[in-house]
RNA sequence: GGAGCCGGUCGGGUGAUCGCUCCGAUAAUUGGAGAGGAAAGUCCGAACACCGCAGAGCAGGAUGCCUCCUAACGGGAGGGAUUUCGAUCCGCCAGCUGGCGGAUGGGAUACGGCAAGUGCAACAGAAAGUAGACUACCUCGACACUCGUGUUGGGGAAAAGGUGAAACGGUGGUGUAAGAGACCACCAGUUCUGGUGGAAACAUCAGAAGCUGGGUAAACCCCAUUCGGUGCAAGAUCAAGCAGCUCCGAGAUGUUGCUCGCAUCAUUAUAAGGAGCGGGUAGAUCGCGUGAACCCGAUCGUGAGGUCGAGUCCAGAUGAAUGAUCACCGUCCGUCAACCGGCGGAUACAGAAUUCGGCUUAUAGACCGGCUCCAAUA
Repeated sequence: GGAGCCGGUCGGGUGAUCGCUCCGAUAAUUGGAGAGGAAAGUCCGAACACCGCAGAGCAGGAUGCCUCCUAACGGGAGGGAUUUCGAUCCGCCAGCUGGCGGAUGGGAUACGGCAAGUGCAACAGAAAGUAGACUACCUCGACACUCGUGUUGGGGAAAAGGUGAAACGGUGGUGUAAGAGACCACCAGUUCUGGUGGAAACAUCAGAAGCUGGGUAAACCCCAUUCGGUGCAAGAUCAAGCAGCUCCGAGAUGUUGCUCGCAUCAUUAUAAGGAGCGGGUAGAUCGCGUGAACCCGAUCGUGAGGUCGAGUCCAGAUGAAUGAUCACCGUCCGUCAACCGGCGGAUACAGAAUUCGGCUUAUAGACCGGCUCCAAUA
C1' cells in the first nucleotide's frame, strides 16, 4: 500500500412553490412540528390496564461458571476455566531451518451434575463399561510321536500383540505356574484435610488414601434459582338497540390445566349459572404520548453504568397524514480531460399505530477501529 473478515458511527443535505395532518393563537391568516436504525420479526423482559384470591400444591415453562449493571430480562460489563490460532519473548532438549513448556495477544464456549438412576453409540474388534479371548502365555489330563513337539478337553490370566477416535491409569521393579495395584517407588487423575493469594469463580503449595468407574444431559433425568393470567382488538365513558326458542342444571361461577382452600350466587326451580340455534344495535370521545425521555457538561467506577447540574419538548393518524415539482450540493460508478473540471448514470434496507429496554433478520456506500493474508521497503 492492497484484499478479505469482524465491530462501531452515519446512512442524504439546502432553498423555493404548492399540498396533507396535528398543536397553539386570532376579527382576519398566521407560528411551530411531522416516519427508523432497524419503524421489520412478534422472539424475550417490563411499564400500564383489567380480573373479589393474583392463597397453597402438582403439572408445565425458563435460566444455569463467579461477581457486578439494570425497572427487569433468555440482555450487558469485567473476571475465571476449557479449547483454538498464529506472532513475539523466555526456559529446556536437540544441534540447520525442529520439538516441548510458559507468558503476552486474538477468537470460540447451550460453561450446574454421568461417582443417584435409566438410556444411546455406525464400522472394525474377542469385547465399548463393573466388558471380553482373535494371535500369542501358564497349567492338568488324554492321544500321537521324529523325544522336540502336535491335536484335543478342563482350569488360570488379561501383563504382550492386533482392531479402533477411545480398550477399565502410565513407567520401572518385586512377585507368580503364567499374571495382575496383588505389593513397592515415581508420575498422572480423583476424593479429603490444611496453608497462601483472591470478595468469588478459581489459582498455587503441602499432606493423606491403591481410591483409579471412557463418551454423551439443546438424551430422559437429578440439583439450584425463578414464573398468576390476559393483553391497547387491554380498558374507561356516553349513545343506540333488544326476540325469542331448545337443552343442561344440585350445586354452579370465579382470566392457562388439575386438586385443595376461599369468596359470591343458589338450594327443588320460571334459580344463579352454562351450552346451542336465532333476531336487533354497533356511533362518538378518552386511553394517545412528559417518557425507567433526549442533547451537553462535571464527577465516581477497569467497565457495563451511577450521581449531580443545566437545557429541550421532539408525530399522533384511524382505511390510516408525514408528500409532489424544480434547482443546487453530497456520495458512488463509468467516461472525457490531465490545471480547474465536463458529461452520463445511480443513490441501500425500508414506513410510526400504547410506550420503553433487549435479541434476531435486511442493508448501496462513506468514515473510524481491530484481526488475517499478500506485496514492497528499512
Bacterial RNase P class A from Fidelibacterota bacterium UBA7300, 378 nucleotides, folded computationally. The organism belongs to Fidelibacterota, within Bacteria. The prediction has a mean pLDDT of 77. The sequence was found by an Rfam model in a public genome assembly. It matches the Rfam family "Bacterial RNase P class A". About the family: Ribonuclease P (RNase P) is a ubiquitous endoribonuclease, found in archaea, bacteria and eukarya as well as chloroplasts and mitochondria. Rfam links the family to the GO terms dimeric ribonuclease P complex, ribonuclease P activity and tRNA processing. The family's RNA type in Rfam is ribozyme.